[in-house]
The part of an RNA shown here (small-subunit ribosomal RNA, central domain) has 351 nucleotides and comes from an uncultured prokaryote. The coordinates come from a structure-prediction model, not an experiment, and the mean pLDDT is 87. The full RNA is in RNAcentral, with records from ENA.
Context: one part of a larger RNA
RNA sequence: CUGGGCGUAAAGCGAGUGUAGGCGGGACGGUAUGUCGAAUGUGAAAGCCCUCGGCUCAACCGGGGAACUGCAUCCGAAACUACCGAUCUUGAGUAUGGGAGAGGGAAGUGGAAUUUCCAGUGUAGAGGUGAAAUUCGUAGAUAUUGGGAGGAACACCAGAGGCGUAGGCGGCCACCUGGACCGGUAUUGACGCUGAGACUCGAAAGCGUGGGGAGCAAACAGGAUUAGAUACCCUGGUAGUCCACGCAGUAAACGUUGUUCACUAGGUGUAGCGGGUAUUGACCCCUGGCUGUGCCGCAGCUAACGCAUUAAGUGAACCGCCUGGGGAGUACGAUCGCAAGAUUAAAACUC
Numbered sequence: 001c002u003g004g005g006c007g008u009a010a011a012g013c014g015a016g017u018g019u020a021g022g023c024g025g026g027a028c029g030g031u032a033u034g035u036c037g038a039a040u041g042u043g044a045a046a047g048c049c050c051u052c053g054g055c056u057c058a059a060c061c062g063g064g065g066a067a068c069u070g071c072a073u074c075c076g077a078a079a080c081u082a083c084c085g086a087u088c089u090u091g092a093g094u095a096u097g098g099g100a101g102a103g104g105g106a107a108g109u110g111g112a113a114u115u116u117c118c119a120g121u122g123u124a125g126a127g128g129u130g131a132a133a134u135u136c137g138u139a140g141a142u143a144u145u146g147g148g149a150g151g152a153a154c155a156c157c158a159g160a161g162g163c164g165u166a167g168g169c170g171g172c173c174a175c176c177u178g179g180a181c182c183g184g185u186a187u188u189g190a191c192g193c194u195g196a197g198a199c200u201c202g203a204a205a206g207c208g209u210g211g212g213g214a215g216c217a218a219a220c221a222g223g224a225u226u227a228g229a230u231a232c233c234c235u236g237g238u239a240g241u242c243c244a245c246g247c248a249g250u251a252a253a254c255g256u257u258g259u260u261c262a263c264u265a266g267g268u269g270u271a272g273c274g275g276g277u278a279u280u281g282a283c284c285c286c287u288g289g290c291u292g293u294g295c296c297g298c299a300g301c302u303a304a305c306g307c308a309u310u311a312a313g314u315g316a317a318c319c320g321c322c323u324g325g326g327g328a329g330u331a332c333g334a335u336c337g338c339a340a341g342a343u344u345a346a347a348a349c350u351c
Base pairs, nucleotide, nucleotide: 003323004322005321006320007305008304012319014201015200016199017198021194022193023192025088026087028085029084030083031082034080035077036076037075039073040072041071042070049065050064051063052062053061054060091191092188093187094186095185096184097182098181103177104176105175108172109171110154115149116148117147118146119145120144121143125136126135162169163168206247207246208245209244210243211242215241216240220236221235222234223233258318259317260316261315262314263313266296267295268294269293270292271291272290273289274287275286276285300307301306324351325350326349333344334343335342336341
């Protein structure tokens, strides 16, 4: 390379938008790119293969044949493919009417709690632990009452519940805004799928500049524990955590399962919409149409575990990735970055 694979053995890019490319719905007409058939030419000789012959045989050599699966020219075929023309509505989109939602952005606002400041009451302890001590307190702490300040997070509701492509999203109110879903009709007419590069988004920690700083808390200090204790426990405590604008671009970024389409027993929840029944009404009940999300389970698959209409089943399209362990996601080089580092990515050697 051909293959075989990628939930857990090596292997799905963290996610999306999309360029080139690859692939692409139904019916009709045409052309003849691929495709198929015929003919002609060519496909040197030698060799291989078949056959006959010559050296006593053989190797070796000579004659004949076949083959050379290819290419070119030309004549045909038109199912498939491609292209051209005209067309359809099922794929895809648009319009319209609805309801659901922690989807996003930016502004305002609320209460509980922690801390702190002021004032009152009040007196000797408080705090903390397995037990203690460091620590705070007669300069009046802890406790309690009233008032003020400030920052961060939003108890209950809350749910294997919802929304989002992923990361993720949770007090309340208004504003701006994205997507999905459902219903009946209208409309465009294949406008589709995937997607190398590319671009955008991307938890936490981290970095830059300027703010902010209540609680928590790497580092650090002290007290304990211990043989030691650079820890676990305790008292403190700075970056950070928060905001704005930039950078960084990684995670067990996980469903460890790429995206899209079609098909293949069921059962039972739940969320949204729809249909029916019913009520003053919310609810409730029935149905099972579409969509999302769980559990169980047949066929089938799987090394097993398990998966099982949300597939890891049966097929199709496209991309990414794997190829024994260590060395190593390292060195070198390159690109990016303020840096930290990220991305790309070996070999010697060794088992």